[in-house]
RNA sequence: ACAGCGGAGAGUUUGAUCCUGGCUCAGGAUGAACGCUAGCGGCAGGCCUAACACAUGCAAGUCGAGGGGCAGCGGGGCGCAGCAAUGCGCCGCCGGCGACCGGCGCACGGGUGCGUAACGCGUAUGCAACCUACCCGACCCCGGGGGAUAGCCCGCCGAAAGGCGGAUUAAUACCCCGCGGCCCCGGUGGCCCGCAUGGGCCACCGGGCAUAGUUCCGGCGGGGUCGGAUGGGCAUGCGUGCCAUUAGCUGGACGGCGGGGUAACGGCCCACCGUGGCGACGAUGGCUAGGGGGUCUGAGAGGAUGGUCCCCCACACUGGUACUGAGACACGGACCAGACUCCUACGGGAGGCAGCAGUGAGGAAUAUUGGUCAAUGGGCGGAAGCCUGAACCAGCCAUGCCGCGUGCGGGAGGAAGGCCCUACGGGUCGUAAACCGCUUUUCCCCGGGACGAACGGCCCCCUCGUGAGGGGGUAUGCCGGUACCGGGGGAAUAAGGAUCGGCUAACUCCGUGCCAGCAGCCGCGGUAAUACGGAGGAUCCUAGCGUUAUCCGGAUUUACUGGGUUUAAAGGGUGCGUAGGCGGAGCGCUAAGUCUGCGGUGAAAGGCGGCGGCUCAACCGUCGGACUGCCGUGGAUACUGGCGCUCUUGAAUUCGGUCGGGGCGGGUGGAAUUCGUGGUGUAGCGGUGAAAUGCAUAGAUAUCACGAGGAACGCCGAUAGCGAAGGCAGCUCGCCGGGCCGGGAUUGACGCUGAGGCACGAAAGCGUGGGGAUCGAACAGGAUUAGAUACCCUGGUAGUCCACGCCGUAAACGAUGAUGGCUGGGUGUUGGCCUUACGGGGCCAGGGCCUGAGGGAAACCAUUAAGCCAUCCACCUGGGGAGUACGGCCGCAAGGCUGAAACUCAAAGGAAUUGACGGGGGCCCGCACAAGCGGAGGAACAUGUGGUUUAAUUCGAUGAUACGCGAGGAACCUUACCUGGGCUAGAACGUCCCUGGAAUGGUCCGGAAACGGGCCAGCCGGCAACGGCCGGGGACGAGGUGCUGCAUGGUUGUCGUCAGCUCGUGCCGUGAGGUGUCGGGUUAAGUCCCAUAACGAGCGCAACCCCUACCGCCAGUUGCCAGCGGGUAAAGCCGGGGACUCUGGCGGAACUGCCGGCGUAAGCCGCGAGGAAGGCGGGGAUGACGUCAAAUCAGCACGGCCCUUACGUCCAGGGCUACACACGUGUUACAAUGGCCGGUACAACGGGCAGCCACCCCGCGAGGGGGCGCGAAUCCCGAAAGCCGGUCGCAGUUCGGAUCGGAGUCUGGAACCCGACUCCGUGAAGCUGGAUUCGCUAGUAAUCGCGCAUCAGCCAUGGCGCGGUGAAUACGUUCCCGGGCCUUGUACACACCGCCCGUCAAGCCAUGGGAGCUGGGGGUACCUGAAGUGCGCGACCGCGAGGGGCGCCCUAGGGUAAUACCGGUGACUGGGGCUAAGUCGUAACAAGGUAGCCGUACCGGAAGGUGCGGCUGGAAUACCUCCUUU
Repeated sequence: ACAGCGGAGAGUUUGAUCCUGGCUCAGGAUGAACGCUAGCGGCAGGCCUAACACAUGCAAGUCGAGGGGCAGCGGGGCGCAGCAAUGCGCCGCCGGCGACCGGCGCACGGGUGCGUAACGCGUAUGCAACCUACCCGACCCCGGGGGAUAGCCCGCCGAAAGGCGGAUUAAUACCCCGCGGCCCCGGUGGCCCGCAUGGGCCACCGGGCAUAGUUCCGGCGGGGUCGGAUGGGCAUGCGUGCCAUUAGCUGGACGGCGGGGUAACGGCCCACCGUGGCGACGAUGGCUAGGGGGUCUGAGAGGAUGGUCCCCCACACUGGUACUGAGACACGGACCAGACUCCUACGGGAGGCAGCAGUGAGGAAUAUUGGUCAAUGGGCGGAAGCCUGAACCAGCCAUGCCGCGUGCGGGAGGAAGGCCCUACGGGUCGUAAACCGCUUUUCCCCGGGACGAACGGCCCCCUCGUGAGGGGGUAUGCCGGUACCGGGGGAAUAAGGAUCGGCUAACUCCGUGCCAGCAGCCGCGGUAAUACGGAGGAUCCUAGCGUUAUCCGGAUUUACUGGGUUUAAAGGGUGCGUAGGCGGAGCGCUAAGUCUGCGGUGAAAGGCGGCGGCUCAACCGUCGGACUGCCGUGGAUACUGGCGCUCUUGAAUUCGGUCGGGGCGGGUGGAAUUCGUGGUGUAGCGGUGAAAUGCAUAGAUAUCACGAGGAACGCCGAUAGCGAAGGCAGCUCGCCGGGCCGGGAUUGACGCUGAGGCACGAAAGCGUGGGGAUCGAACAGGAUUAGAUACCCUGGUAGUCCACGCCGUAAACGAUGAUGGCUGGGUGUUGGCCUUACGGGGCCAGGGCCUGAGGGAAACCAUUAAGCCAUCCACCUGGGGAGUACGGCCGCAAGGCUGAAACUCAAAGGAAUUGACGGGGGCCCGCACAAGCGGAGGAACAUGUGGUUUAAUUCGAUGAUACGCGAGGAACCUUACCUGGGCUAGAACGUCCCUGGAAUGGUCCGGAAACGGGCCAGCCGGCAACGGCCGGGGACGAGGUGCUGCAUGGUUGUCGUCAGCUCGUGCCGUGAGGUGUCGGGUUAAGUCCCAUAACGAGCGCAACCCCUACCGCCAGUUGCCAGCGGGUAAAGCCGGGGACUCUGGCGGAACUGCCGGCGUAAGCCGCGAGGAAGGCGGGGAUGACGUCAAAUCAGCACGGCCCUUACGUCCAGGGCUACACACGUGUUACAAUGGCCGGUACAACGGGCAGCCACCCCGCGAGGGGGCGCGAAUCCCGAAAGCCGGUCGCAGUUCGGAUCGGAGUCUGGAACCCGACUCCGUGAAGCUGGAUUCGCUAGUAAUCGCGCAUCAGCCAUGGCGCGGUGAAUACGUUCCCGGGCCUUGUACACACCGCCCGUCAAGCCAUGGGAGCUGGGGGUACCUGAAGUGCGCGACCGCGAGGGGCGCCCUAGGGUAAUACCGGUGACUGGGGCUAAGUCGUAACAAGGUAGCCGUACCGGAAGGUGCGGCUGGAAUACCUCCUUU
């Protein structure tokens, strides 16, 4: 500089991720409607439905300058009456004029959208095949004659509408004759022209044709011809819906010749002749629809639409028909038919709002029975003018667009009030209000007051001239006294709607409690709801705001711009090939496509830009540009096409070689199974997890020989080969097809793809006929099982095999169409060729694997592409319904191919990730199993729980992880429960005030007590103020074991003392996420080592802490006593000692440190050494990230809710202790390893003053009475099993002690419900415990006693500790349970206690079939056939023209008949969809417990099962089996 002005996304599938994909939202628009609301104006718009039916009025007339006339009106004249006014009558004399004749108009304007898929419309052309009244130009003409008819008058018919007859009459009405410039027809001659038919001009000859007058004399008209203009007619190219589940259509059908008809061409119509014409580039049929300019949307391309305005078309109650006319097949004309409505005197008539208003109806819904011709326009007229529901205005409606207003400034004690909160206070509504000042659009009142109007007419003037032009004047406004302007008054008259979970802008409180409700999608609501309803506040828009409906957008979600097809939806099972599409190299010609110049057209309006007019804007005016198109014409020639010539590289042919389970037909071989015969032989065989059915003494199985028959071909064999696919395997012969390699030659683009079409096409299946050994759907039996229509077993029919004919489908798969070209490596392999030094190397064609670039959502693909390009074909467009229904085609059938919709869902999917899970795998732990010891489950009792009961049996805990748990102490209390009696600022506590009094003690009455009432005694410290304590009163805080552990804190259980859980940075991945943490070793351990895209770190593990085991040092009292001394009956009793034990403080000791072996190391092994102790010595404390909405609102705390003379509180009594049962945990036993009796020995941890209690006395005893010591290494609290001795002798006992009776002791206010203990008596069940199940790996189990907490006492056999005695067993990790790591599959993710399939039952919904019934549009055949055009004809009328009448053809309509199609409905019937908790099973997802799936066939309540063939979109695989050892 040029071009360009333009493109946003979000929510929703998942635990999370990426992708695919649908649904939904935000935007704009509307002839809208509905809800709430509403001050004004401008401009625009206003039946989208019933082209349904219409009352009433109006919407097309005009011309007297065409005519006869005169009904009405006005004027005039005359007559009569009357004084007159006036009345009556007459006269067309004048203005005029109803009706009538005539002319022009009525074909415009206005309405509507039915019909129409068509030359209807749009666009561009053509007419040499045409018309055009009124208008313009040019030329020419206007002579003569005639008969009627309406009106008027008379008569008649009819209810009416209307009609008939007679008489008379005019014309610019009608008819005849004549002239013919021009014109038309025929003929002749000549000239010129065209794309064809053909056209134009000139001359001559023959034939034919018209008219109207009127006048104020200016004119206005009339006829002919040519031309123009305008408007039309016809034809053609191109463009202009959906359905192929409409594929064939066609008899005037296509063409020709001739004719008719028309303004004109034409099969438009007719006769004859020919047999054509249209169609996959979509005929025919069906359905839908007026088309365009434009409008809405969109970045555009496109999509949708056609209301208002403009153009065209079509229609005018429905259908048909013509007449008149320049023009119509005629909206407000005619005729006929039909339906409907109305009038009627029943004879007959009338009508057509899709003109303007208006009415009814329909509907969600759409206006006044308005004004005016003032303007614009139209008709008629010479004009004045008349007419004009065209038009211009007004009215109604927020229907839309645009504009304006409802005030502006100041004003904080941030008032009151509302709402909220962490509530003495704060926040917010909010400068908002009040209050002060200002303004006046709007509003009200008063006054002024338009533009739109100037033509024409008339008057005057000028020019020229008798008609035009110009100037001046005059009259004319529905809207309208409106717009607008001025003045006055006064904040005065004026704000709502929707929304506030995310998308999406705007949050709190209350109410409600899966109710009521919301919702556009996702989704909210089950007691704390920003999602429901209300409130406060906020947000958005604003005279509107929302909702609904519809269109476009977003949606690149039909993809031309601009998509895809391995696994998400999608490659046809495969080939051959028709049409079509596409196509190698060179040269030339052409110029169809393509590009370009110019011309025509692309109406106006609209849109865009400039300028302008209404105060602005909307709106309007004007100019420009645009209208991306079509046509014509000239040019360009690279590319594509066409034509011609040439070429060889694509393709093909030929020759040679070679390869192979390629195909078809014939022959043939051995092994095996089965069967038959015979032999040997005997008691079973067979089969399974185990069995049974079955076979077998009539001799099976086994074994031998021989024989028969059918089917399939072991080894080779492969990761291999061939074929288009399906598919193909013993050997051999014949025939046929193909590929590859090598080399020359030939043809010369002959090619690629391929809709339809044709052919081939596994298995199963079908038909006919064979064959039939094996196997084997169905079927039968046996098992299994809850059942077992299955899996397993024994049989077994179709079938499996052959021939011929059908079928035509498969996970027919590489889930990957065909062809060509291009783009890295590595490594095997098949065939051929070249080369080689023989090891190898190279080329071509195939067949595999691995890895790049690149691609992909990823997995993965990667010269055999899913990469980069090109051509052609096929296919996809959310899931379900459904590959279903209907229709069509094919098939013998089974069925195949083609292939929907209603309805329904907010997803359905692909790949990958992290988990979890698996009747998946690998590795490894744990008293997990196993090995072992002792228990539980049986008994009685204790205790807890369930259940039941009850006035209450308070509440909680409920698999593991509730159940001798909260309870480490329920007779009252506790106590939360029940019954009854009381209290109400309360039973307790704190602070303050007042008051009284020390505190306090005693006592009386009612009462069960609480409580209520009364009496007596008593006065602290300090100088005082005052303080302490108590009672009473008052104020402020009450109280609740009522609810919610699913609102919480805290605490706890469990996985689990398991070895895990994470982070930072880096790296990988689009991402979720991965890596680290995996791997190889090792460990009790993510313990450590090695390795390593990771390097480090944190929480866990371990260690640090405590107890215990050994030693040392220090210290010795209450402990100890060896030696010394004293002393006793004895005794550390005493002196003393510091040795020992012990006590308790500090240290030491253990670290795989040493040795040997193995190992890189970490570490492991060793009846090693040493050591009190070894390889974390034993035990404890210690519990990662997290899980179970685990437990606890009743321990405590705490949010919210609830109760407030009670859900609070006091008291008495009762209950928590109930008892037909069931379970858990325990105790004691069933006995002799024992019981009992006697004797005798040895602990530790602890506890003790309302206590432990020596010792003594009493009692059989529990205990009682005395009483020393001890707040404790000092005193006290009896250890038992054991050992010694005795007895019992296997018995329901000298076992066992329950239960019951009696008598007592102790605690306590009180032992009835409901204590423990003692003594005497009683002596129950029980003789080792079914299925099943628990604990324990060493000082452990087992067994024995002791202590302690709580506590007045105790239901303790419980719990927590202590010590005494003191074992057995572990091969091993297959299995059960739990757990860790790695890996695999997954349709699971509230995560296998998951998910999920089908029948049946119930409700609702849409739909297919269906004996039929019924409706609709359409065609066909036949009958009939109005009006009407045409044609024909003797009688009648007419002089004639012509008419009447009759006939023929055609046709609307009607009828009859059968028919195809579309719809409604239908007993019954088929499946389908949807629906919190129905029934049966368990098919699928983990190897889903029989791998699944596909096709097919059979069977079965159902999922499904089985057979045959196929697929991997199947897991696992230390190859399998057996034996042995450690």
Source information: Small-subunit ribosomal RNA from a Bacteroidales bacterium, 1526 nucleotides, folded computationally. Its Rfam family is "Bacterial small subunit ribosomal RNA". The sequence was found in a public genome assembly. Its mean pLDDT, the model's own confidence on a scale to 100, is 85.